Predicted 3D model of a 1504-nucleotide RNA (small-subunit ribosomal RNA) from a Patescibacteria group bacterium. Taxonomically the source falls in Bacteria candidate phyla (Bacteria). It was read from a public genome assembly.
RNA sequence: AAAUCUUUUCAAUGAAGAGUUUGAUCCUGGCUCAGGAUUAACGCUGGCGGUGUGUAUAAUACAUGCAAGUCGAGCGCCCUGCACUUUGUUUAUAACCUUUUGGGGUUGUAGGUAGAGUGCAGGGAGCGGCGGACGAGUGAGUAACGCGUUGGAACCUGCCCUAAACUCAGGGAUAGCCCACUGAAAAGUGGAUUAAUACCGGAUAGUCCCUACGGGGUAAAGAUUUAUCGGUUUAGGAGGGGCCUGCGUAGUAUCAGCUUGUUGGUGAGGUAAUGGCUUACCAAGGCUAUGACGUUUAGCUGGUCUGAGAGGAUGAUCAGCCACGAUGGGACUGAGACACGGCCCAUACUCCUACGGGAGGCAGCAGUAAGGAAUCUUCCGCAAUGGGCGAAAGCCUGACGGAGCAACACCGCGUGAUCGACGAAGCCCCUUGGGGUGUAAAGGUCUUUUCUGAAGGAAUAAUUCUGAAUGUACUUCAGGAAUAAGCACCGGCUAACUACGUGCCAGCAGCCGCGGUAAUACGUAGGGUGCAAGCGUUAUCCGGAAUAAUUGGGCGUAAAGCGUCUGUAGGCGUUUUGAUAAGUUAGGUAUUAAAGUCUGGGGCUCAACCUUAGAAAUGUACCUAAAACUGUCAGAAUAGAGUCAUGAAGAGGCAAGUGGAAUUCUGUGAGUAGGGGUAAUAUCCGUAGAUCCACAGAGGAACACCAAAAGCGAAGGCAGCUUGCUGGUCAUGUACUGACGCUGAGAGACGAAAGCGUGGGGAGCGAACAGGAUUAGAUACCCUGGUAGUCCACGCCGUAAACGAUGGAUACUCGGUGUUGGAGGGCUCGACCCCUUCAGUGCCUAAGCUAACGCGAUAAGUAUCCCGCCUGGGGAGUACGGUCGCAAGAUUAAAACUCAAAGGAAUAGACGGGGACCCACACAAGCGGUGGAGCAUGGGGUUUAAUUCGAUAAUAAGCGGGGAACCUUACCAAGACUUGACAUCCUGGGAAUCUCAGAGAAAUUUGAGAGUGCCGCAAGGAACCCAGUGACAGGUGCUGCAUGGUUGUCGUCAGCUCGUGCCUUGAGGUGUUCGGUUAAGUCCGUAAACGAGCGCAACCCUUGUCCUAUGUUGUAUUUUUCAUAGGAGACCGCCUCGCACAACGGGGAGGAAGGUAAGGAUGACGUCAAAUCAGCAUGGCCCUUAUGUCUUGGGCGACACCCGUGCUACAAUGGACGGUACAAAGGGCUGCAAAGGAGUAAUCCGGAGCCAAUCCCUAAAACCGUUCUCAGUUCGGAUUGAAGGCUGCAAUUCGCCUUCAUGAAGUUGGAAUCGCUAGUAACCGCGUAUCAGCCAUGGCGCAGUGAAUAUGUUCCUGGGUCUUGUACUCACCGCCCGUCACAUGAUGAGAGGUGGGGGCGCCCGAAGUACCUGAUUUAUUUAGGUCCUAAGGUGAAACCACUGAUUGGCAUGAAGUCGUAACAAGGUAUCCGUAGGAGAACCUGCGGAUGGAACACCUCCUUU
Repeated sequence: AAAUCUUUUCAAUGAAGAGUUUGAUCCUGGCUCAGGAUUAACGCUGGCGGUGUGUAUAAUACAUGCAAGUCGAGCGCCCUGCACUUUGUUUAUAACCUUUUGGGGUUGUAGGUAGAGUGCAGGGAGCGGCGGACGAGUGAGUAACGCGUUGGAACCUGCCCUAAACUCAGGGAUAGCCCACUGAAAAGUGGAUUAAUACCGGAUAGUCCCUACGGGGUAAAGAUUUAUCGGUUUAGGAGGGGCCUGCGUAGUAUCAGCUUGUUGGUGAGGUAAUGGCUUACCAAGGCUAUGACGUUUAGCUGGUCUGAGAGGAUGAUCAGCCACGAUGGGACUGAGACACGGCCCAUACUCCUACGGGAGGCAGCAGUAAGGAAUCUUCCGCAAUGGGCGAAAGCCUGACGGAGCAACACCGCGUGAUCGACGAAGCCCCUUGGGGUGUAAAGGUCUUUUCUGAAGGAAUAAUUCUGAAUGUACUUCAGGAAUAAGCACCGGCUAACUACGUGCCAGCAGCCGCGGUAAUACGUAGGGUGCAAGCGUUAUCCGGAAUAAUUGGGCGUAAAGCGUCUGUAGGCGUUUUGAUAAGUUAGGUAUUAAAGUCUGGGGCUCAACCUUAGAAAUGUACCUAAAACUGUCAGAAUAGAGUCAUGAAGAGGCAAGUGGAAUUCUGUGAGUAGGGGUAAUAUCCGUAGAUCCACAGAGGAACACCAAAAGCGAAGGCAGCUUGCUGGUCAUGUACUGACGCUGAGAGACGAAAGCGUGGGGAGCGAACAGGAUUAGAUACCCUGGUAGUCCACGCCGUAAACGAUGGAUACUCGGUGUUGGAGGGCUCGACCCCUUCAGUGCCUAAGCUAACGCGAUAAGUAUCCCGCCUGGGGAGUACGGUCGCAAGAUUAAAACUCAAAGGAAUAGACGGGGACCCACACAAGCGGUGGAGCAUGGGGUUUAAUUCGAUAAUAAGCGGGGAACCUUACCAAGACUUGACAUCCUGGGAAUCUCAGAGAAAUUUGAGAGUGCCGCAAGGAACCCAGUGACAGGUGCUGCAUGGUUGUCGUCAGCUCGUGCCUUGAGGUGUUCGGUUAAGUCCGUAAACGAGCGCAACCCUUGUCCUAUGUUGUAUUUUUCAUAGGAGACCGCCUCGCACAACGGGGAGGAAGGUAAGGAUGACGUCAAAUCAGCAUGGCCCUUAUGUCUUGGGCGACACCCGUGCUACAAUGGACGGUACAAAGGGCUGCAAAGGAGUAAUCCGGAGCCAAUCCCUAAAACCGUUCUCAGUUCGGAUUGAAGGCUGCAAUUCGCCUUCAUGAAGUUGGAAUCGCUAGUAACCGCGUAUCAGCCAUGGCGCAGUGAAUAUGUUCCUGGGUCUUGUACUCACCGCCCGUCACAUGAUGAGAGGUGGGGGCGCCCGAAGUACCUGAUUUAUUUAGGUCCUAAGGUGAAACCACUGAUUGGCAUGAAGUCGUAACAAGGUAUCCGUAGGAGAACCUGCGGAUGGAACACCUCCUUU
């Protein structure tokens, strides 16, 4: 180097969710957030550089300067300077000549001066040429061939390129300059004069033009010096432009019809060119539901932002196109304009003015004002790129290149790096131990990007000159950590937590929501998190949002199927053959500007940025090919559809006729006092004879039984019977047609009830209305009446919960069981019965579907086609407008504003004036009370200096308190103390302690005296007392809603849960339900459950029987009783009956006791923010010479009144007096106290006995007698007086007891209400704790006497289980509706008013094109006129916006008024439509729905 193999071979890497409805769940559904972006703005902050970007608002108005000129190589002229030539003149002088010698002349030289000419240079206006149609700006208009894209034919084109030909000979003017004149100015008039590549005619000519094919017409310019630049004609090209066209390119139908040059044709005109572009005539067309016309909005595109994409939004910078240039109109010139820095006119505005008249147009660059949240320098340069002119040099260029300002955006860099403590200080937190800030700082070492200073120093110029930026980028050196960090957030979403302050205040907030005294949510601080020269906020767009769903949603109940059918357009459509190639598919070609995006390279140190090559550009057009599918054309078929034949069922429709029962009315008869109606009444009818009975008659409406799950119909709906007419359906069939079908926007028809119009009819019923009840009221429910209406005929209305809340059609997909109408088959003599099948109509169910409920061949399953409809709740099916209607009203149908939900299904509870079952002194049956009286006691209220505080339905009130004269005591008054009455620590002194005296109300204080102890190493120490110091003590001060502990209550009710398993998407369920049974979730059985726990029961205590043992202090005595201790006994064990032969229940025997033997203790999970900070404990807060502590006195004991709990009574079942008898359980040394004595008695004296089975306290009712004899008493004992006793420092406020006297109310208690089921209620007394005493009639216990009633669960109360409904979950003391009143907001109507744009009619009509006439004769100019027309004026009408006294509803708003309509059967089931009525929710009538509970019946289904 080649070959081979392997790999690679780009530009297409891309998809997240969360919070919030509920007690909890699933779903539906909205709201909100996290992301990205921006021509942004605002707040706080701010070091550097690069690259970009920078009036989005007033297309508002603009001072000043600049932004378009250039060419003398097209032309003449004027001015200036220089040079040359020349003419005249003049000065000086030289030579010569001449001379009267004064002088004169000629020529030359030097200088001055005047003129002419030539040349060079510069300047000026002008004629002429080219360019001012580009470049630059802006987006007002425009919904359009404007733009984008694809094609096209009837065109023009300066400069440029290619080719061919020509460039001859003449003419007359004019600007300027000059003169004269007008005017303030701008500007203008007249005269004379002049040039040209200016202008004009002539000649020539062609591949030029016209043509009637004969012919006719038509061009030029030179300049300068030797070669170019020009000029003319023709043909072609390039680039540019004009025109036409397919397709694409906003909203609105609350804009449905629009159009008269309009649509087409012919002729003519016009144009560069086609064409109603214009005109004359002719025809009557043209557009439109595939959205015309109108109206609103808008420059379009490449692209940009976002998005996985499809899409959605957008159109800054850059690029292409268009449009515009103060507003409106118009033409001229020109290759090109109807012209941003040109002209004319009109209008508005601004400026100048001598008032006569003129000037102007920043949407060019800067800049100014204004508007606005908001957007820059009155900069440098033509050096580069590009443009105009020129032969060129060059000139011009606010295009452009650059700089300046702005964190406006993107990108990059820095603000230091490293070492440095069990860790400084400060600050913060703290359990006081410590922790955080934190290697952070300080400190040590190092570096220099940046910064400062100094020096050097480019590229940008390919090609001579030329560099604004610029002494810039960059490089080097020096210096020195030096110059450089903020912002937001920290309740969840969402990364990041504590303290203090505040106390529903101040405030925060994107959503949910925080804040009412322990705020991770407010404010501050410390700390933390995130991003970083930025960070947040606001605004807007996309995303998330499958929340408009093509990709990629739905419509039974969440929003959503038209009330039903017929049918137009449209969409979709059976089998088969052939053709075609529109759709479709494949390939190719062209195009899809550049930039951008993407990929690979490259250049700025990187990046942003720039550059290069490619890919892509999903689109459009054309060509070729294929022929399966769709379409089209032609042909065939029969399975869809229809016809026919034979049968069948039916409340299908319309009309006519007809029948019986019942109601009402009328008549007659009979008959007498009521009837009727209701929960109960009353209104009402009735002695003028009702109701009732009988007979007869009238009239209207509806059709019992049959009857049904049935039948028919499109739906609404349809029911006596008969007749007539008539629609549809089903079955069978060898017949016929041959896709004729399905759906169906608009449209049409039908369409319950109510209602409307006209005319009938009117028995019953019955809105309105009247009366009676009920009630707080009762415009209601109930009752008595009763008008419209209900009925008929005709005509309207067009709505209902018009529902299966389920559009129609077709096909497919397990079964079972009824029933209706057919057909076929089997069996049978036949009926019945059985099988198969078609068409209906019900129920149960598989798969599947569904959020679940449920649906399930009659789909809500699986698919296709077509139509309708939905997109959070409210506002609202409302307003306005349109259409329809006689009206009522129907239909179509918004917005502002407001909320963060509204909603569906299911779950657990709770509740129900829902249901079933069960229990309890719950009721009933009883007994006794309370409520009435007096008193006691507690509470409320009131009072007070204080009447301390707590407890307030049940579950506070004889409760805390089981002992308030002082104390207690917490309250009040007064007097005192301040390390304190009490605890610990420190210092000093003194033992402690005791006695006396003085002051004082006491606390306290002064003084005198006694006393000196214990340990000891002899210094001191311990206990105690006094004084001092500060840490601290202290608080019955607050918070029981910060708490522990304890307690009440439901409730001694039978419940409350868990593990595993199973079921459900899930909350959750099951277990725990069900059938029995029990006092019991007690037990048995069943059962997707099996087990377990806390409760129940049992175990514990007391009592009852027996046995054994022991026996003091018990017993006279053995026994017994009794006491102590230990055992036995009872378990439905036995019998019988019932039951499922289970649990268990009924009865019986035996037994002291029988079905838990009786009583007690024992109180599940939890509920009531239940009670208690004053029993105790305790967080936080508060007081600290007082909210602490001490003392005296007072108060807690008050007293008009109210309430609770009790005692005593009202009497004879009793009172009084006398006599007799019987307990238990407790207590006793600061004690109980006997006998005896005193006293009327309380009590006193006394002191035996007792540390207790020893002694003491210690019974009363009862019983036996006497008396009283029904009364305010011999009942009752309050109140008061007097005299005493006791306790105690003290008895006045404020104790108890005794005696005598006094002798109140009260004669059994209204409404209402309490307790109790057996040794219970009731009655009787006894004891005890507290305690000096006692306000105890209270509490806790004890024994004595000793009942009645319930063999039931309808009702009241409470509770339990199951079930059902629910709009409740703070859970019915719930929720919630409407009027009225107040405040605020937006909105509709409104006599009108104001403004706006557009159209129409009429008047007027500038400039200007075209034309006509005249002056003058060609051209020009000018005068007058015609057509058209901008602006203006005026009139009538429509539309839009704003505004408007008043007025309607709507929404929102911690505690307003009236009721209670809805949710439970919501207390009259609710709701829909309609009509009437009423303060309001609402009520009532008619028809309809179940989206009604409960009960009963029928039917069907499932299981047996």